[in-house]
Context: one part of a larger RNA
RNA sequence: GGACGAACGCUGGCGGCGUGCUUAACACAUGCAAGUCGAGCGGAAAGGCCCUUCGGGGUACUCGAGCGGCGAACGGGUGAGUAACACGUGAGCAACCUGCCCCUGGCUCUGGGAUAAGCCUAGGAAACUGGGUCUAAUACCGGAUGUGACCGCUCCCCGCAUGGGGUGGUGGUGGAAAGUUUUUUCGGCUGGGGAUGGGCUCGCGGCCUAUCAGCUUGUUGGUGGGGUAGUGGCCUACCAAGGCGACGACGGGUAGCCGGCCUGAGAGGGCGACCGGCCACACUGGGACUGAGACACGGCCCAGACUCCUACGGGAGGCAGCAGUGGGGAAUAUUGCGCAAUGGGCGGAAGCCUGACGCAGCGACGCCGCGUGGGGGAUGAAGGCCUUCGGGUUGUAAACCUCUUUCAGCAUCCACGAAGUUCCGGUAUUCGCCGGGGUGACGGUAGAUGCAGAAGAAGCGCCGGCUAACUACGUGCCAGCAGCCGCGGUAAUACGUAGGGCGCAAGCGUUGUCC
Numbered sequence: 001g002g003a004c005g006a007a008c009g010c011u012g013g014c015g016g017c018g019u020g021c022u023u024a025a026c027a028c029a030u031g032c033a034a035g036u037c038g039a040g041c042g043g044a045a046a047g048g049c050c051c052u053u054c055g056g057g058g059u060a061c062u063c064g065a066g067c068g069g070c071g072a073a074c075g076g077g078u079g080a081g082u083a084a085c086a087c088g089u090g091a092g093c094a095a096c097c098u099g100c101c102c103c104u105g106g107c108u109c110u111g112g113g114a115u116a117a118g119c120c121u122a123g124g125a126a127a128c129u130g131g132g133u134c135u136a137a138u139a140c141c142g143g144a145u146g147u148g149a150c151c152g153c154u155c156c157c158c159g160c161a162u163g164g165g166g167u168g169g170u171g172g173u174g175g176a177a178a179g180u181u182u183u184u185u186c187g188g189c190u191g192g193g194g195a196u197g198g199g200c201u202c203g204c205g206g207c208c209u210a211u212c213a214g215c216u217u218g219u220u221g222g223u224g225g226g227g228u229a230g231u232g233g234c235c236u237a238c239c240a241a242g243g244c245g246a247c248g249a250c251g252g253g254u255a256g257c258c259g260g261c262c263u264g265a266g267a268g269g270g271c272g273a274c275c276g277g278c279c280a281c282a283c284u285g286g287g288a289c290u291g292a293g294a295c296a297c298g299g300c301c302c303a304g305a306c307u308c309c310u311a312c313g314g315g316a317g318g319c320a321g322c323a324g325u326g327g328g329g330a331a332u333a334u335u336g337c338g339c340a341a342u343g344g345g346c347g348g349a350a351g352c353c354u355g356a357c358g359c360a361g362c363g364a365c366g367c368c369g370c371g372u373g374g375g376g377g378a379u380g381a382a383g384g385c386c387u388u389c390g391g392g393u394u395g396u397a398a399a400c401c402u403c404u405u406u407c408a409g410c411a412u413c414c415a416c417g418a419a420g421u422u423c424c425g426g427u428a429u430u431c432g433c434c435g436g437g438g439u440g441a442c443g444g445u446a447g448a449u450g451c452a453g454a455a456g457a458a459g460c461g462c463c464g465g466c467u468a469a470c471u472a473c474g475u476g477c478c479a480g481c482a483g484c485c486g487c488g489g490u491a492a493u494a495c496g497u498a499g500g501g502c503g504c505a506a507g508c509g510u511u512g513u514c515c
Base pairs, nucleotide, nucleotide: 001515002514003513004512006511007510008509009508010507013370014369015368016367017366018365019363020362021328026326027325028324030323031322032321035070036069037068040067041066043063044062047061048059049058050057051056077281078280079279087205088204089203090202091201092200093199096198097197101194102193103192104191105190106189107188108187109143110142111141112140118133119132120131121130122129123128149173150172151171152170153169154168155166156165157164158163207253208252209251214244215243216242219241220240221239222238223237224236225235226234256278257277258276259275260271261270262269263268283304284303285302286301287300306317307316308315309314334360336359337358338357342356343354344353345352346351373403374402375401376400383394384393385392386391407456409451410450411449412448413447417442422437423436424435425434426433427432459504460503461502462501463500464485465484466483470499471498472497473496474495480487481486
């Protein structure tokens, strides 16, 4: 000098864009953060409509609860752990998986038994649970079919090995589900290919410590078996005795990694907040279930610590989601608005949900922009300060004259972000095309115009040298200053105050950290 997720002191006009618990991965009141589908199903508690003998019945506009499907593994948070194939980069899988999506082939036949909700009933303070009875399905279970798939044998082609590919034959294995609609449509099953996402393996690379020198028994390899989507000591039985290490094993400490960020001429050094990629974690530890995908933040089970409810028998909970509270701390925000846009889940769609997101609020925390007025104005006014008492300086500064009105203030007008889905009309079997309408949280905001008046808007640090800026008074090694050198003991440009000056400016200084 530059930089910062900063803090502290003094001061503070406006706007834009960013940014804001670095500490206790401490504990959490309250609300919200993941639902959706009636075009899978039985239905009707509340509402609507129709009928009614006022008991009720119907309809299915709509829909609570339920069965079922998809989603809930994404999105969002945090950095505890991890020195590791965790990450980065480059390869490999003749050892793998992949719901939804795209292309393509074949099929979608025929039966059955339940169960939730409902109704009746029992237990319990509650959480909730039990019994009886009825019923449906794209829920569940059989049978048939077998293009193709998998396995075995056989044939051909190919290859870097275990092998890969193809065709034909043969034997074995196991499958399907309908619903809506006028039609279309949306689906289901079984194959092949693709895309996307993931799994695994390997080379290389990036911390400190030798005041850690030896480490290792599933350890290193083999065979058989198990397990997995899949290779593999991943697991197991047996066999062999190996494997790693001064090119630093093992141990200890520290740490999420990277794109990048800061600094620097570069080489390098430091850092990994915001944004993006990957990883890990979800009160602590362990475990599996479901599923295409989890060993699953707002799922389940067990154990533990903690908190809460209880009728004492028993139950409930997990903000490192968004706000918010206590605590810790030098220190870090609103219990806001909206799904209008972008994106996501479900749905044929309308649409519903979305603290993702879009916005608003708070903080000079940072960067950038703007303003606090412009021109004229000498008797160089008054006052202040200094003085050699002549004067000098503050100083064109003020007053005064004239002009302007950014920003703030008030008023009026008023957006882009919106085009799709969708509605209407035309055309068109569909897909789609054309024309028109509707849809904005921000927001009556940005912006535009008008009004009045210089009107509402300047501080902070420093002035001995380094280092730009000097005098007076007070003080008298006192009080104090200080980054280093050093100032202060009666003439202090170094302390305090004043006048003046220098520097930066809505900031200026100080502290901390890095280069």
The prediction has a mean pLDDT of 84. A computed fold for a 515-nucleotide part of an RNA from a metagenome, annotated as small-subunit ribosomal RNA, 5' domain. The full RNA is in RNAcentral, with records from SILVA.